[in-house]
């Protein structure tokens, strides 16, 4: 000096999942008063999601095949090949295209670069939806300092 791994602090990222207020209980600190800190419980704020009217949408007829339907989320669609399967269907993997999403450290647009396209839930049931109503506030990561225009803020 470089590489790999770990820990702490600080800062930052995905996501609604927080710079969090009040009350009560318990514990600690404090000589006392007063107050402070922490944990737990409850109720609010803020943010997010579901259900839920009028109106609108859907709802008509005929044929074929298959199949329940729906929600959170960016996490979808199509084509080709291979595999599983008795065949079809369906599923899985790979590649390509379209499309969707995130990051590059104030914000926005453009360019460029690097990534993601999962998982889970409801249970035969739900379009939108005011009032109303029911829930959630988890989890997982990183060590950045690309270009340019405009704006904001700060400093002077």
């Nucleotide at each position: 000096c470089g590489u790999c791994g770990g820990a702490c602090a600080c800062c930052g990222c995905c996501g609604a999942a927080c710079u969090g207020g009040g009350c009560g209980u318990c514990g600690g600190c404090c000589c006392u008063c007063u107050g402070c800190c922490g944990a737990c419980g409850c109720c609010g704020g803020a943010c997010c999601g579901g259900g839920g009217a009028c109106c609108c949408a859907c709802c008509g007829c005929a044929g074929c095949a298959c199949u329940g339907g729906g929600g959170u989320g960016a996490a979808g669609c199509g084509c080709a090949g291979c595999c599983u399967u008795u065949u079809u269907c369906a599923g899985g993997c790979u590649g390509c295209g379209c499309c969707g999403g995130g990051c590059g450290a104030c914000c926005u647009c453009c360019c460029c670069g690097c990534c993601c396209g999962a998982a889970c839930c409801c249970g035969u049931c739900a379009g939108c939806u005011a009032a109303c109503u029911c829930g959630g506030u988890a989890g997982g990561c990183g060590g950045a300092c690309g270009g340019a225009a405009g704006g904001a803020a700060c400093a002077g």
This is a predicted structure of a 156-nucleotide RNA (c-di-AMP riboswitch aptamer (ydaO/yuaA leader)) from Geodermatophilus ruber. It was read from a public genome assembly, where an Rfam model found it. The prediction has a mean pLDDT of 75. Taxonomically the source falls in Geodermatophilus (Bacteria, Bacillati, Actinomycetota, Geodermatophilales).